[in-house]
RNA sequence: AAUACAUUGAGGCAAACCUACCGAAAGAUAGGGACGCAAAGCCAUGGGUCUAAAGCCGCCAGACGGCGGCUACGACUGCCAGGCUGCUGUU
Numbered sequence: 001a002a003u004a005c006a007u008u009g010a011g012g013c014a015a016a017c018c019u020a021c022c023g024a025a026a027g028a029u030a031g032g033g034a035c036g037c038a039a040a041g042c043c044a045u046g047g048g049u050c051u052a053a054a055g056c057c058g059c060c061a062g063a064c065g066g067c068g069g070c071u072a073c074g075a076c077u078g079c080c081a082g083g084c085u086g087c088u089g090u091u
Stems, first nucleotide, its partner, number of pairs: 004090003012037002017032004022027001035078001041084003045081003048076003055070006
């Protein structure tokens, strides 16, 4: 240096839930909190999932409007792949 395996030491991350705050929502951020994680580090590239403000269509209504359907240009990497990087131990 490469490959594979493991989680021994040190250190790291932080689900649900709660509070604050942003957002139409999904969800994000910060603090608390730990279910878990050896890439639960980074990248929405492919698949998948969530949401539907705006837009389009339909119905109702007949001033504004209400309801339903479709749709991502909004999100999720702690759903699966792919790419980049990386700590310790053993081989």

This is a predicted structure of a 91-nucleotide RNA (c-di-GMP-I riboswitch aptamer) from a Selenomonadales bacterium. Taxonomically the source falls in Selenomonadales (Bacteria, Bacillati, Bacillota, Negativicutes). Rfam family: c-di-GMP-I riboswitch aptamer. From the family's description: GEMM was predicted in a large-scale screen for bacterial structured RNA regulatory elements.